A computed fold for a 72-nucleotide RNA from a Minisyncoccia bacterium, annotated as transfer RNA.
The prediction has a mean pLDDT of 80.
NCBI's taxonomy places the organism under Bacteria, Bacillati, Minisyncoccota, Minisyncoccia.
Formats: sequence, C1' cells, structure tokens
RNA sequence: CCUCCGAUAGUUCAAUGGAUAGAACGAGAGCCUUCUAAGCUCUUAAUGCAGGUUCGAUUCCUGCUCGGAGGA
Repeated sequence: CCUCCGAUAGUUCAAUGGAUAGAACGAGAGCCUUCUAAGCUCUUAAUGCAGGUUCGAUUCCUGCUCGGAGGA
C1' cells in the first nucleotide's frame, strides 16, 4: 500500500428493510429466609462517527475511526 471480516446494554450474543432493538450473565430494589445462598418479581442499560438511497435503515451504498486476518 491492497483485499477481506467485524463494531448493537457493563460483558457474551441475537435481530436478512417495517412491533416498543431481544436474550443470558451482571448491577440495583422488593418478596421469601433468623441471616446468607438459592428461588420469584420489577428496574437498569445499547445500534462506532458523518453522509446517501428509501415512505421506512441495526440491516443497503459511500467515506472516516478503531480492532482482526491475509497478501505485497
């Protein structure tokens, strides 16, 4: 320098153009318990940045940033 892959909650992952972006773990509160643990309920919190296409974008296109793989 070139090519490819990825970036979604504190963490690990879903969501193939249309629901209120969902689950597990985590954290907080409550119930229960003599206390703790376990169990149950509720809450918490996210689409890397800037544009474009579209009635509508996490999703498609372009550029940038960051991480990874390969090649020269």